Background:
Large-subunit ribosomal RNA, domain VI from uncultured Johnsonella sp., 260 nucleotides, folded computationally. Taxonomically the source falls in Johnsonella (Bacteria, Bacillati, Bacillota, Lachnospirales). Its mean pLDDT, the model's own confidence on a scale to 100, is 86. Rfam family: Bacterial large subunit ribosomal RNA.

Context: one part of a larger RNA
């Protein structure tokens, strides 16, 4: 901007595209077949590689606003607590990933290739072919994921809004249904755009109770000569995780938009 008024929602599918792989073993069977060595079609089940989606309960990795211990230096000295060394270096929640775990490629159905038949003449005989009818492949068209009405051929289907003012028209306003601008934001995310939300609110932030992580805090006290240990104490602290509160911040507002 179109889709012959303006929305919201839900969807069909013309079309594109991705997928399409494969070993091994067990059994049918030491069975057909073969003098024997040796060894099957067909169907039936198990187990794997790679590839490829999705995920974090598990195994780890990462986690530089988490907790704790430590080495070596500093902050004049203790104790405390900090700071510098690659966060010095060990531990780790969300979060993101593989190396971790769930799934796929099955199965059916058309139309065929090569090949292999019916039936059959020309050409009394033969002939799959000339007419007619079958069989037949990982491959071709569906089937299975995904996208999709700018598919201008512009579809469907539910529900909403409704026939205001002004002007001779042309068209201009103000509305309504709905939307946005604006603001808190995250599962989205480069920015757009998408999703939850805006006091009739739990959207983020902060409080609070958890949960998860570290792993028994400072302070006293006690026991030792001291290092240090025990009690107070499963304590203190805690980033992103759950419930809960309207404390603070989504205030007040403003454009946009139909008359078919």
């Nucleotide at each position: 901007c179109g889709u012959a008024a303006g929305a919201u929602a839900u969807u069909u599918g013309a079309g594109a595209g991705g997928a399409g792989c494969u070993g091994u073993c067990c059994u049918u069977a030491g069975u057909a077949c073969g003098a024997g060595a040796g060894g099957a079609c067909c169907g039936g089940g198990a187990u794997g590689g790679a590839c490829u989606g999705a995920c974090c309960a598990c195994u780890g990795g990462u986690g530089u606003a988490c907790c704790u211990g430590u080495u070596g230096g500093g902050u004049a000295g203790c104790a405390g607590a900090c700071c510098c060394a690659u966060g010095g270096c060990a531990g780790g929640u969300a979060g993101c990933c593989a190396a971790g775990u769930c799934g796929g490629g099955a199965u059916c159905g058309g139309a065929u290739a090569a090949a292999c038949g019916c039936u059959g003449a020309a050409g009394g005989c033969a002939u799959c072919u000339a007419a007619g009818c079958g069989u037949g492949a990982a491959g071709c068209c569906g089937a299975c994921c995904u996208c999709a009405a700018g598919a201008u051929g512009a579809g469907a289907u539910a529900u909403c809004u409704c026939a205001u003012g002004c002007g001779a028209a042309a068209g201009c306003a103000g509305u309504a249904a709905g939307a946005c601008c604006c603001c808190u934001u995250a599962a989205a995310g480069a920015c757009a755009a998408u999703g939850a939300g805006g006091u009739a609110g739990a959207u983020a932030g902060g409080g609070c109770u958890a949960a998860g992580g570290u792993g028994u805090a400072a302070g006293u006290g006690c026991a030792g000569a001291a290092a240090u240990g025990c009690a107070u104490u499963a304590a203190g602290c805690u980033g992103a995780u759950a419930g809960u509160u309207a404390c603070u911040a989504a205030u007040c507002g403003g454009u946009c938009g139909a008359g078919g």